[in-house]
RNA sequence: UAUCUAUCUAGAGAGGUGGAGGGAAAUGGCCCUUUGAAGCCUCGGCAACAGGUUCUUCAUAUAAGAAUACUGUGCCAAUUCCAUCAAGCAAAUUGCUUGGAAGAUAGGAA
Numbered sequence: 001u002a003u004c005u006a007u008c009u010a011g012a013g014a015g016g017u018g019g020a021g022g023g024a025a026a027u028g029g030c031c032c033u034u035u036g037a038a039g040c041c042u043c044g045g046c047a048a049c050a051g052g053u054u055c056u057u058c059a060u061a062u063a064a065g066a067a068u069a070c071u072g073u074g075c076c077a078a079u080u081c082c083a084u085c086a087a088g089c090a091a092a093u094u095g096c097u098u099g100g101a102a103g104a105u106a107g108g109a110a
Stems, first nucleotide, its partner, number of pairs: 003108006013043005021032003026084004044076003049072003052068006080102001085099006
């Protein structure tokens, strides 16, 4: 980098440094930001995706379920901030629903 599977309306921020942007990309909207953006560092926290440990079911194993932040990741404004493509519904140029696309994370395989 491409591919497969699962999940994505839940959850969880302070300090230091830094000095103007940020919310993945494009367009539009909306929002955050000098009452200090991104990035980096420290500490704290959230979360059962994988591993570990414990318990339960099962005659045993496999398997399934539950618990646990110990390990590996991940995450800590707003639904993945919203829309973009298609279909449908209500309506009156807007709203809603479903699916897709794109993206993020984890695991598997190459």